[in-house]
Context: one part of a larger RNA
RNA sequence: CUGGGCGUAAAGCGUACGUAGGCGGAUCAGAAAGUAUGGGGUGAAAUCCCAGGGCUCAACCCUGGAACUGCCUCAUAAACUCCUGGUCUAGAGUUCGAGAGAGGUGAGUGGAAUUCCGAGUGUAGAGGUGAAAUUCGUAGAUAUUCGGAGGAACACCAGUGGCGAAGGCGACUCUCUGGACCACAACUGACGCUGAGGCGCGAAAGCGUGGGGAGCAAACAGGAUUAGAUACCCUGGUAGUCCACGCCCUAAACGAUGGAUACUAGCCGUUGGGGGGCUUGUCCCCUUAGUGGCGCAGCUAACGCGAUAAGUUGACCGCCUGGGGAGUACGGCCGCAAGGUUAAAACUC
Numbered sequence: 001c002u003g004g005g006c007g008u009a010a011a012g013c014g015u016a017c018g019u020a021g022g023c024g025g026a027u028c029a030g031a032a033a034g035u036a037u038g039g040g041g042u043g044a045a046a047u048c049c050c051a052g053g054g055c056u057c058a059a060c061c062c063u064g065g066a067a068c069u070g071c072c073u074c075a076u077a078a079a080c081u082c083c084u085g086g087u088c089u090a091g092a093g094u095u096c097g098a099g100a101g102a103g104g105u106g107a108g109u110g111g112a113a114u115u116c117c118g119a120g121u122g123u124a125g126a127g128g129u130g131a132a133a134u135u136c137g138u139a140g141a142u143a144u145u146c147g148g149a150g151g152a153a154c155a156c157c158a159g160u161g162g163c164g165a166a167g168g169c170g171a172c173u174c175u176c177u178g179g180a181c182c183a184c185a186a187c188u189g190a191c192g193c194u195g196a197g198g199c200g201c202g203a204a205a206g207c208g209u210g211g212g213g214a215g216c217a218a219a220c221a222g223g224a225u226u227a228g229a230u231a232c233c234c235u236g237g238u239a240g241u242c243c244a245c246g247c248c249c250u251a252a253a254c255g256a257u258g259g260a261u262a263c264u265a266g267c268c269g270u271u272g273g274g275g276g277g278c279u280u281g282u283c284c285c286c287u288u289a290g291u292g293g294c295g296c297a298g299c300u301a302a303c304g305c306g307a308u309a310a311g312u313u314g315a316c317c318g319c320c321u322g323g324g325g326a327g328u329a330c331g332g333c334c335g336c337a338a339g340g341u342u343a344a345a346a347c348u349c
Stems, first nucleotide, its partner, number of pairs: 003321004007303002012317001014201002017198001021194003025088006033081002035077008049065006091191001092188004097182001103177002106174004110154001115149007125136002162169002206247006215241002220236004258316001262312002266294012278281001298305002322349003331342004
């Protein structure tokens, strides 16, 4: 460079925003850069190719032709792409109206439960296990009643339910605030799609400073088990888990499926919105945006996917190219560190 690919064989960046770039709706006119046709100029010679010829042949040499796929220029054409100028509304967006939602942020409030503390009742066990023991308890435990403290999480509702780009979000109230959906008109008039770099967000664990610490619980200690038991089980228990601020930037970050558009049988659920119907119901029908189950065509190596495509199109980005070595070494960048990211080769099968 080219080909074939990326759900499970190697391969979709964790996710969004967005710069350059690539690509881009309908219609009219102009221009003629790309494009097409024709003419002209040039494209040195040698070389390559073709036809002849000369060295006894050949290599080699000579003559002629063709070619030199290119560039420049002139004229013509105007379908397509580009460019310029108009027009349009089907893409996109804005306004008006209504409803849904664990979407985000900050503040406040609540009840159940665990633990601890105080007091009352009460007495010899409690706890734990396969069985035990470590452990707690006559200095009164466990159990039970009342009061108090403190932290963390929010049972039922709860639903292949909802919201969010993803990570994720679940008690209640308020503050500030993002997005999506629907209906009806009006408005702008291609303002769009994707997106190398870049930039923001990004579970858990971990790190820094300062708080907080009920429960749980790496490490650690003890008791068991066992041939051993640096485990599984039990009793304890510190970081951590929680809060504020600042880092880290990874994951089976998964639908293992990049985002956007258009098209392509049906059937059955469910969530939000709108419309219609009558027999006004726990009803039926239509439509729209989600979210599920089957399934035709088609696709697939098969499994399976199947309008939420892995089907059919064109456009954009990312990535793969036998296994190991290795997501490692070196170097760069980032980080307080842990480490992250970019990313080989020798060698070997």